[in-house]
RNA sequence: AAUCCUAUAACGGGAGAGACUACUUAAAUGUAGCGCCGAAGGAGCAACCCCCCGGAAACUCUCAGGCAAAAGGACCGUUAUUGUAAU
Numbered sequence: 001a002a003u004c005c006u007a008u009a010a011c012g013g014g015a016g017a018g019a020c021u022a023c024u025u026a027a028a029u030g031u032a033g034c035g036c037c038g039a040a041g042g043a044g045c046a047a048c049c050c051c052c053c054g055g056a057a058a059c060u061c062u063c064a065g066g067c068a069a070a071a072g073g074a075c076c077g078u079u080a081u082u083g084u085a086a087u
Base pairs, nucleotide, nucleotide: 005083007081008080009079010078011077012076013075018034020033021032022031023030035067036066037065041063042061043060044059048055049054
């Protein structure tokens, strides 16, 4: 110095499930009820790691969140910045 990787930012892509019912609201607003979804977050564990405690997924749960659009959205790509290890 460049590459891989961590973190951050910008841009782009980004699924699933009732525009449900009643009352109410300017409203897709609030309250109550039933039915669903999993890819914010959270929790639990499997393989595995550690072999004391624990850590641990896109699996499981559905507390939260979501079920027209909008917003959000794990993850992926590109660019930039920062940091780190080996070569």
Molecule: Glycine riboswitch aptamer
Organism: uncultured Pelagibacteraceae bacterium